[in-house]
Context: one part of a larger RNA
Parts: sequence; C1' cells; structure tokens
RNA sequence: CUGGGCGUAAAGGGCGCGUAGGCGGGAAAAUAAGUUGCGUGUGAAAUCCCUGGGCUUAACCUGGGAACUGCACGUGAUACUGUUUUUCUAGAGUACAGUAGAGGAUAGUGGAAUUUCCGGUGUAGCGGUGAAAUGCGUAGAGAUCGGAAAGGAACACCAGUGGCGAAGGCGGCUAUCUGGACUGAUACUGACGCUGAGGCGCGAAAGCGUGGGGAGCAAACAGGAUUAGAUACCCUGGUAGUCCACGCUGUAAACGAUGAAUACUAGCCGAUGGGUGUUGAAAGACACAUAGUGGCGCAGCAAACGCGAUAAGUAUUCCGCCUGGGGAGUACGGCCGCAAGGUUAAAACUC
Repeated sequence: CUGGGCGUAAAGGGCGCGUAGGCGGGAAAAUAAGUUGCGUGUGAAAUCCCUGGGCUUAACCUGGGAACUGCACGUGAUACUGUUUUUCUAGAGUACAGUAGAGGAUAGUGGAAUUUCCGGUGUAGCGGUGAAAUGCGUAGAGAUCGGAAAGGAACACCAGUGGCGAAGGCGGCUAUCUGGACUGAUACUGACGCUGAGGCGCGAAAGCGUGGGGAGCAAACAGGAUUAGAUACCCUGGUAGUCCACGCUGUAAACGAUGAAUACUAGCCGAUGGGUGUUGAAAGACACAUAGUGGCGCAGCAAACGCGAUAAGUAUUCCGCCUGGGGAGUACGGCCGCAAGGUUAAAACUC
C1' cells in the first nucleotide's frame, strides 16, 4: 500500500467538549473545477508486443505496425459531486408551559450504632477459637441503668435487573446555587448537522505534598496460635491510610470485555417517566404511540457460546485499534510527574 478484522480468539481510545480534516437533507437556477465525448499537438530512439526479412537454426541483427494506458490545448455534454445565488422544513436548534430523578456544588441539621469519658448498681470473670493462648479485669472489668457528656465516620427500613449522570460515579433530612433529560401545543431560525487526528477538560481506589481530623476499620508492624516450617490463612493489639481543605498523580476486569451518529428490519411479557384516548363517582383498570430500562424470541448473523429494534442483523459516514507466541507494554530516547511512576514505544535472540 492492498485486504481481512476488533463481545469471549490479536484488536473499541476510561469519558466528554471541540480545532483542522473527512462526510452531509429537499427544490430551482447559474457555472463547468471534478466527471465525460470528440479533435489537435506531444508522448525521441532502442526495449516490450504483433507481423515480415537476414545469418543452416537459435540467441543476435533488421523493415513495418501496434503500443507508450500520460500530459497540454481546443471544442461539446451536464446526470452525479463541487462552487455561487434563491428558496423549503422532514435533520438540528430557540422560545413557552409542565414532569420525574441518590445529576453536581455549598451551608446547615437528625436519629440509630460503635468507641471513649463521668456517675449508679454489682462481683469474678470477660474476650476469643476448631481448640486455645496472647489481651482486658479485685487499682473493680465484662454485664446493666442514667448522662441535657465527647468525638468521628457511615446513613438501617424506604430500596426496586428502580432512578440520575458522558464516563468515573451518585443514597438520612432541609435550604440556596446549578447542569442535563423527558412531555405537550404552538411560534420562530432555516441544514446552523455527524464524526473528530492534534488540543483542552473530567476521571474509582491506592499513592504523594501542606495543614487539619481520627470513632470504627485497618496495609506495615508486634504478640498469640496453627504448622515440618508459617515472613500466611485464625486470634489479640496496632501505625500509615480511610475523613476534610487545597494542590498533584492520570491509572483499573475505567466491562456491556461491545466507539459515536443516522436509517431500515416479526412478535410476546415485565417494570420506570410523562402524554393521549376509553371506562369508572373515585381509587383504579384497559388501549395507543413515545423516552429510557429488563426478560424471551422470528428472520438474519455467528467457529460456537450466543446476539437478536438497547443487534453481535441490513447499510452509510467519521474516529480509534489489531496483524503468530515469548522477549515486552520491557530497553533506549522524547514528553509529563515532587516521587511512585505514567505515556509514546523497539530490536537482538528464541519457539
């Protein structure tokens, strides 16, 4: 480069916003750049190909033709693409009225529980395990009652293959600020769209820096057990950390192991949000189309498992990625980082 691929075999970027670029709805007109017809010029010769000729043949030499798939200019065509102009509303968006929601940020606040502390009752055990021991306790533990006591962290029930968010993720309650989605009926803009290399931002946990905080839990660590040993599993303790503020890190089985957008392609059964209609006094029930979310399943796809309108089906556009195993997501170099390390990313060699 040309292919074939990316749920599980190698392969979808962790997620978004968006630059360049690529691609892009309906109608009319103009243009003629792409596209296309014809003509002219050029495309040296040799070579290659076809067909003759000459050396006894061949190689070799040689005549003619074709070809040189190209380029330039002229002239014509106008379906498609491009460009320009006018226009449309089915894509996209704005306005208006509503709806649901653990969407985000900040401040405040509540109860249960654990722990500690204070006081009362009370006496010899408690705790822990497979069994024990370390540990705690006569300096009064454990148990139990009271506290208008202290402090930190997490929010039982509700709770639901329920909801929201781009992903990471989000769950007591209240207020303030704030993002998105869905629904309805009209009006408006008039292709304003899709994707997105670079770039920018967000990004669990752990980790790092500075300053706080520290109830419970708990790497490391100590002790007790177990064991041949036991740098473990079990037990008693326990520090970082877990929490808060600000800053960094930028990775995960960041998973639906499935990129985004659009269109099309049997049905059936749940449950969530709003809408419309039928019925009903109401509660509600039923039906319809819809946005999201689940379970089956036809066609089709698939190596099979399975997927199946939330596609892994049928197609189009754009991006990312793969190309035998090991070496290796390593070395070197670059960039980023306080560090830990991250990112980009080989080769020798070997099977």
About this RNA: Model confidence (mean pLDDT): 86 of 100. A computed fold for a 351-nucleotide part of an RNA from an uncultured bacterium, annotated as small-subunit ribosomal RNA, central domain. Rfam family: Bacterial small subunit ribosomal RNA.